[in-house]
Context: one part of a larger RNA
RNA sequence: UGUAGGAUAUCUGAGGGGUUUUGACCUUAGUACGAGAGGAUUGGGUCGGACGAACCUCUGGUGUGUCUGUUGUCCUGUCAAGGGCAUCGCAGAGUAGCUAUGUUCGGAAAGGAUAAACGCUGAAAGCAUAUAAGCGUGAAGCCCUCCCCAAAAAUAGAUAUCCCCUGAGGCUCCUCGAAGACCACGAGGUUGAUAGGCUGGAGGUGUACGCGCAGCAAUGCGCUCAGCUGACCAGUACUAAUUGCCGAUCGG
Numbered sequence: 001u002g003u004a005g006g007a008u009a010u011c012u013g014a015g016g017g018g019u020u021u022u023g024a025c026c027u028u029a030g031u032a033c034g035a036g037a038g039g040a041u042u043g044g045g046u047c048g049g050a051c052g053a054a055c056c057u058c059u060g061g062u063g064u065g066u067c068u069g070u071u072g073u074c075c076u077g078u079c080a081a082g083g084g085c086a087u088c089g090c091a092g093a094g095u096a097g098c099u100a101u102g103u104u105c106g107g108a109a110a111g112g113a114u115a116a117a118c119g120c121u122g123a124a125a126g127c128a129u130a131u132a133a134g135c136g137u138g139a140a141g142c143c144c145u146c147c148c149c150a151a152a153a154a155u156a157g158a159u160a161u162c163c164c165c166u167g168a169g170g171c172u173c174c175u176c177g178a179a180g181a182c183c184a185c186g187a188g189g190u191u192g193a194u195a196g197g198c199u200g201g202a203g204g205u206g207u208a209c210g211c212g213c214a215g216c217a218a219u220g221c222g223c224u225c226a227g228c229u230g231a232c233c234a235g236u237a238c239u240a241a242u243u244g245c246c247g248a249u250c251g252g
Base pairs, nucleotide, nucleotide: 005163006162007161008160009159010158011157015149016148017147018146021049022048023047024046025045026044027043033038051106052105053104054103055102059100060099061098062097066093067092068091069090070089071086072085073084074083075082076081111143112142117137118136119135120134169246170245171244173189174188175187176186177185194240195239196238197236198235199234200233201232203229204228205227210223211222212221213220214219
C1' cells in the first nucleotide's frame, strides 16, 4: 500500500515449522520353556543418561554509578573528615538484570492407512492355495494427535461492539519500557503515576559522622542491628510529558 468507510477486541486455520531419543532396576517370575545349565514373551511400576524449552524460588557466577576495609601519592590551609589517580588501585561481600553447573517441564497416550511379515474366506484348477473378487492383524516409519507461526490464504476470511462534517480515527512531538541495532511493539501525555525527584519498605553492606568514656598511644566501648544504599515494591503531581498536522471516498 492492498484487502471498496474508520476503529477496537476476540477468533477460524488454508498452509508452514518444531518435537519424535534411549537405558537400568523392581515386579509379573526363578514362572512359561528346558534333562540341566540357563531363562523369557507380555503387563504394571520406579529411577536415570543425552537432548530441548522456559525461568531465577533455591545453589552458584557476574554485578566498572551499592557498602566496607586498606596501600601509595596529590588536593580540599591544618587536625579530623573527605575527594582525584594508581587494572573498578587492591581486597571482602553483594540488590536488580543477565545467566548454568541451578529449578521446573517435555518427547505420553489414543486414532487412521500401511511396509516386511502373519492370517480369514476363496475360485481359476471338484483338491490345494492369505488373492484372482472380498475381508483382517501388523512398525521408532506415513497421516493425525502435542507445541509454535499463520487472512498478503489476491478465493486477501469470521464474530461482537463502537464511531463518522456535533471531526471517528491516525501521525508527528514529548515522558518511558522486564520492547528494541534503526524501525517496529507496548505503557502514558495533566480527565495523568509514564519517567525523574521525594517519602516509606524490601534487599545489600555491617555498626557512620560527631561527642562521651577507658588507654601514654595504637585502639576499644557507648549513643548504634547504626550510617549509607544503582537497577526492586509501593505511595505522592514537586519536575518533565509543550505543540502541530493529516483525515469524508464509486460505502450506508
Molecule: large-subunit ribosomal RNA, domain VI
Organism: Pseudomonadota bacterium